[in-house]
Notes:
This is a predicted structure of an 88-nucleotide RNA (Glycine riboswitch aptamer) from a Candidatus Nanopelagicales bacterium. Its mean pLDDT, the model's own confidence on a scale to 100, is 80. Taxonomically the source falls in Candidatus Nanopelagicales (Bacteria, Bacillati, Actinomycetota, Actinomycetes).
RNA sequence: UUAAUCCACGUGGGAGAGAACGUUUUCCACGUCGCCGAAGGGGCAACUCUCCUCAGAACCUCUCAGGCAAAAGGACUACGUGGAUUAA
Repeated sequence: UUAAUCCACGUGGGAGAGAACGUUUUCCACGUCGCCGAAGGGGCAACUCUCCUCAGAACCUCUCAGGCAAAAGGACUACGUGGAUUAA
């Protein structure tokens, strides 16, 4: 210097499900029912490591939380910047 991986930040993209009913001036909030899974969290274990155990662990699953017009949020992802590690 180049490449790969990991982390952080910035920008862009980013789904699903009732603008349900009642209270209420709309929203919010509260109550009732009906739903969603991609913040977070829990569970099993496909898988990974190991002689074995231990350990880690999903976009699966549960819906506690969160969400069901817009806004906000949003796993994940592309680009850019910075840091760390490895290889040449």